[in-house]
RNA sequence: CGGGGCGUGGCGCAGUCUGGUAGCGCGCUUGCCUUGGGCGCAAGAGGUCCGCGGUUCGAAUCCGCGCGCCCCGACCA
Numbered sequence: 001c002g003g004g005g006c007g008u009g010g011c012g013c014a015g016u017c018u019g020g021u022a023g024c025g026c027g028c029u030u031g032c033c034u035u036g037g038g039c040g041c042a043a044g045a046g047g048u049c050c051g052c053g054g055u056u057c058g059a060a061u062c063c064g065c066g067c068g069c070c071c072c073g074a075c076c077a
Base pairs, nucleotide, nucleotide: 001073002072003071004070005069006068007067010026011025012024013023020057028044029043030042031041032040050066051065052064053063054062
C1' cells in the first nucleotide's frame, strides 16, 4: 500500500442476503418458593445497532467516506 472479515443492552451472539415494531442465552432487579441461601417459577428494567453523510415513505440492513480490532497478500530491510 492492496484485499477480506468483524463492530448490535453488562457479557456472548442472532437479525443484514430479500429494508417495514431490535431479539435470544447468560447476567441484573422484583415477587413467589425456602428458617436463610441456592435451584426452580413468574414478572420487569436495560441497546435510537462504531461515527458522519447519502438513497428511500421507511435503514442495524443499501451506498459513500472515516474509526477500531482481526486475518491474508505485496513492498522495504
The prediction has a mean pLDDT of 82. A computed fold for a 77-nucleotide RNA from a Terriglobia bacterium, annotated as transfer RNA. Its Rfam family is "tRNA". From the family's description: Transfer RNA (tRNA) molecules are approximately 80 nucleotides in length. It is annotated as a transfer RNA. The same sequence occurs in records of 2 taxa. The source organism's lineage runs through Bacteria, Pseudomonadati, Acidobacteriota and Terriglobia.